[in-house]
RNA sequence: UCCGAUAAAGGCAAAUCCGUCGAAAGGCGGAGACGCAAAGCCACGGGUCUACGUUCCACUCGGAAUAGGAUCGCCGGGUUGCCGAAG
Numbered sequence: 001u002c003c004g005a006u007a008a009a010g011g012c013a014a015a016u017c018c019g020u021c022g023a024a025a026g027g028c029g030g031a032g033a034c035g036c037a038a039a040g041c042c043a044c045g046g047g048u049c050u051a052c053g054u055u056c057c058a059c060u061c062g063g064a065a066u067a068g069g070a071u072c073g074c075c076g077g078g079u080u081g082c083c084g085a086a087g
Stems, first nucleotide, its partner, number of pairs: 002087001003084002011036002016031006034073001040079003044076003047071003052068001053066005
């Protein structure tokens, strides 16, 4: 350095509920733990989600397309980091 233990010290925190921001997806805080060796950070590539705005259709309610939005606990990539069994 790679690697990841029935190790040690710790860490993070899904679903759900409450509050709050947001058009929404979703974010933030508290409670709570499904899990996670990066479930630390970054939206660089892909995927997925939403459609305020924009364009088109319809014209009664509506419908379709679209990321300038979101997701790193979807994957890849970049970057930083605890410990040191076996190999």
The RNA shown here (c-di-GMP-I-GGC riboswitch aptamer) has 87 nucleotides and comes from Candidatus Aquidulcis sp. It was read from a public genome assembly, where an Rfam model found it. The coordinates come from a structure-prediction model, not an experiment, and the mean pLDDT is 91.